[in-house]
A computed fold for a 355-nucleotide RNA from a marine eukaryotic metagenome, annotated as Bacterial RNase P class A. Its mean pLDDT, the model's own confidence on a scale to 100, is 75.
């Protein structure tokens, strides 16, 4: 990108014509129409404003109706590269966790080593050993993803950022570049990770979904009211009777909104072609048409031709040669899938074919 045409029988929205039966014109699935993941219009709630909870986002600038999307950078990591990846705020608020190993894993730690000193011993009287004990020692061994920054010198009894010199990594102060992230010289403190642990900052979200909701409605069912028959020896009221009120049923009337019908329904942050302004995303302007709207749910079947793939053999060309190409013939394929309020995104599926 998503076969293309012609023809024929068919289905479906609309307009037109017909009294009607039907007729004529015009329209009629996607790039993902899917999943319902994220954002929005649109409807109702209350013009959804405050504060708690609770859930998201998380380098800077920008588009944008809004995003968690997008386009430009910055950082960091990858590749020789063209380019490609990111769960990228804070560890100097504060609070926890660093399995196994190992003596020791955060007001660090003394197992081997080192080094003083006390006891023993032994001696050539200089000293030295071995076996304990104290105390010092984080230079070296082991251990571990990680042992208080790395290397080199001083220093020391032996050691140690103890102290210098170089260099790493946070943090922070000028200058200078940059709209910012952030980069660069010079200075100053500081030196174990983790925030896909708690928690801090800072910014955003009220909820519910077209079966939102609106608007009409004969019949039947349901509830009220009027006026009337029935039965009154029936119950309550009441001494007693009329009298009300209780029971059935009939006609009018009125509510009710299941089931139904109409509308929301398709003109839209569109969509195509140019012109401009942006690096780009994306904006703005002219100018064209109206380009699916169903409710068991239409958009499809058959047939020629022409396009594309595949296999087979052949014929012509180029090649030493394996091989490539091009024609024509025979057979065979042509995906993933399908609107249901409407848009922006991401994700996933997908035969073949360009880049």
């Nucleotide at each position: 990108c998503a076969g293309g045409u012609u023809g024929u029988c068919g289905c479906u929205g609309g307009a037109c014509c017909u009294c009607g039966c039907g007729g004529u014109c015009c329209g009629g699935a996607g790039g993902a129409a899917a999943g319902u993941c994220c954002g929005g219009g649109c409807u109702c709630u209350a013009u959804a404003g405050g504060a708690c909870a609770g859930g998201g986002a998380g380098c800077u600038g920008g588009a944008u109706a809004a995003c968690g999307u997008c386009c430009a950078g910055c950082a960091g990591g990858g590749g020789u590269g063209a380019c490609c990846c990111u769960a990228g705020a804070g560890a100097u608020a504060g609070u926890g966790c660093c399995a196994c190993a190992g003596a020791a894993a955060g007001c660090a730690a003394a197992c081997c080593g080192c080094g003083u000193u006390c006891c023993g011993c032994c001696u050539u009287u200089g000293g030295g050993c071995u076996a304990g004990a104290a105390c010092g020692u984080a230079a070296g061994g082991g251990u571990g993803a990680a042992a208080g920054c790395g290397u080199g010198g001083g220093g020391u009894a032996a050691g140690a950022g103890c102290c210098c010199a170089c260099g790493g990594a946070c943090c922070u102060g000028u200058g200078c570049g940059g709209u910012g992230a952030c980069g660069u010289a010079c200075g100053g403190g500081u030196c174990g990770g983790u925030a896909a642990a708690c928690c801090u900052c800072u910014c955003c979200c009220g909820g519910a979904g077209c079966a939102a909701g609106a608007u009409c409605g004969a019949a039947c069912a349901g509830g009220g009211g009027a006026c009337g028959u029935u039965u009154g020896a029936g119950a309550a009221c009441g001494g007693u009777c009329c009298g009300u009120u209780u029971a059935a049923u009939g006609u009018c009337c009125c509510c009710g909104g299941g089931u139904g019908a109409u509308c929301g329904c398709u003109u839209g942050a569109g969509c195509c072609a140019c012109a401009c302004a942006g690096u780009a995303a994306u904006g703005u302007g002219u100018g064209u048409g109206c380009c699916a709207g169903a409710a068991g749910a239409a958009u499809g079947g058959c047939a020629g031709c022409c396009a594309c793939c595949c296999u087979g053999g052949g014929u012509u060309g180029g090649g030493u040669g394996a091989c490539c190409a091009a024609c024509a013939c025979a057979g065979g394929g042509a995906a993933c899938a399908g609107a249901a309020c409407c848009c922006g995104g991401c994700u996933u599926a997908c035969g073949g074919c360009c880049u």

Record summary: It matches the Rfam family "Bacterial RNase P class A". Rfam links the family to the GO terms tRNA processing, ribonuclease P activity and dimeric ribonuclease P complex. Rfam classes the family as a ribozyme. The RNAcentral record of the sequence draws on MGnify.